[in-house]
Molecule: transfer RNA
Organism: uncultured Chloroflexus sp.
RNA sequence: GGGCCCGUCGUCUAGCGGUUAGGAUGCCACCCUGUCAAGGUGGAGGUCGCGGGUUCGAAUCCCGUCGGGCCCGCCA
Numbered sequence: 001g002g003g004c005c006c007g008u009c010g011u012c013u014a015g016c017g018g019u020u021a022g023g024a025u026g027c028c029a030c031c032c033u034g035u036c037a038a039g040g041u042g043g044a045g046g047u048c049g050c051g052g053g054u055u056c057g058a059a060u061c062c063c064g065u066c067g068g069g070c071c072c073g074c075c076a
C1' cells in the first nucleotide's frame, strides 16, 4: 500500500429498507422474605463509531473517514 470482517444502552447481543431499535446481564425503586440470596413487578439507561449521499422512509443500501482484528504485498 491492497483486500476482507467488526463497531448498536455500563457489558454482551438481536436486527438484513417500514409503527416507539428488542433481549440478557448489571443499576434503581417496590413486592416477597425474620435477614440475605433467589424470585416477582415497574423504571432509568441508545447521537446504532463519525460525516455525507440514495430513498417517501436508513442501524440496515452507497461513498468517505476513524478505531479494532485477520490475510496478502512492498521496502529493509
Base pairs, nucleotide, nucleotide: 001072002071003070004069005068006067007066010025011024012023013022018056027043028042029041030040031039049065050064051063052062053061